Predicted 3D model of a 78-nucleotide RNA (c-di-GMP-I riboswitch aptamer) from Desulfuromonas sp. The coordinates come from a structure-prediction model, not an experiment, and the mean pLDDT is 88. The sequence was found by an Rfam model in a public genome assembly. Rfam family: c-di-GMP-I riboswitch aptamer. Rfam describes the family as follows. GEMM was predicted in a large-scale screen for bacterial structured RNA regulatory elements. Rfam links the family to the GO term cyclic-di-GMP binding.
[in-house]
RNA sequence: CUCCGAUAAGAGCAAAACCGGGGUAACCCGGUGACGCAGAGCAACGGGUCCGCGCACGCGGACAGCCGGGCCGCCGAA
Numbered sequence: 001c002u003c004c005g006a007u008a009a010g011a012g013c014a015a016a017a018c019c020g021g022g023g024u025a026a027c028c029c030g031g032u033g034a035c036g037c038a039g040a041g042c043a044a045c046g047g048g049u050c051c052g053c054g055c056a057c058g059c060g061g062a063c064a065g066c067c068g069g070g071c072c073g074c075c076g077a078a
Stems, first nucleotide, its partner, number of pairs: 004076002012037002017032006035065001041071002045068003048063006
């Protein structure tokens, strides 16, 4: 350094629900809260799903805690 991931150690994140706010909506932000997560870190590249518009071709948006890949990363047993 790479692979790998342990009842290890020190950390971290935070589902649903509720409250407040933003948005047509999906959904997002903050607080409370923890279902869980070896990266549940970053990022919409490819799928997929969701929302809006449209006669249609399609266009715009959302989700990475849906899947695949990419980038960066704490620790160190077998």